[in-house]
RNA sequence: GCAGAGUAGAAAUGUGUGCGUUAAGUGCCGGCUGGACGGGGAGUUGUCAGUAGGACGAAAAGUAAGAAUUACUUGCGGUACACAUUUUGCAUCCCGCUGC
Numbered sequence: 001g002c003a004g005a006g007u008a009g010a011a012a013u014g015u016g017u018g019c020g021u022u023a024a025g026u027g028c029c030g031g032c033u034g035g036a037c038g039g040g041g042a043g044u045u046g047u048c049a050g051u052a053g054g055a056c057g058a059a060a061a062g063u064a065a066g067a068a069u070u071a072c073u074u075g076c077g078g079u080a081c082a083c084a085u086u087u088u089g090c091a092u093c094c095c096g097c098u099g100c
C1' cells in the first nucleotide's frame, strides 16, 4: 500500500405466554432528558429509551352460566415480552487486528 474479519443492535418469519378490543398499544409530528453505537479513542443532522404534549385512528363474533356481569373459543391490533431460524449490521474519522 491492497484485501479482509469481528460488536451492540435492527428486520422478517415461526412458536409460546400476555395485553387491548369500554382503545391502551403501534405508527406520525416537534420539545426535553438520558443511553448505546466492531479491540481502543472521537462521535452526528443517524439510532434507541424515558417523559409530558400535538394531529390522526380501529373488528368484532360465538358459546356457557347469569341479577350486575363473568369465563371460554375464534378473530382483529402496523399490540408487548421470551425463544428459535434467517438476513442485515462499526453513519463517519483515527489507531489497532488478520492475510498478501
Stems, first nucleotide, its partner, number of pairs: 001100004009088010019077003028054002031051005039095004060074006
Source information: THF (Tetrahydrofolate) riboswitch aptamer from uncultured Faecalimonas sp., 100 nucleotides, folded computationally. The RNAcentral record of the sequence draws on MGnify. NCBI's taxonomy places the organism under Bacteria, Bacillati, Clostridia, Lachnospiraceae, Faecalimonas.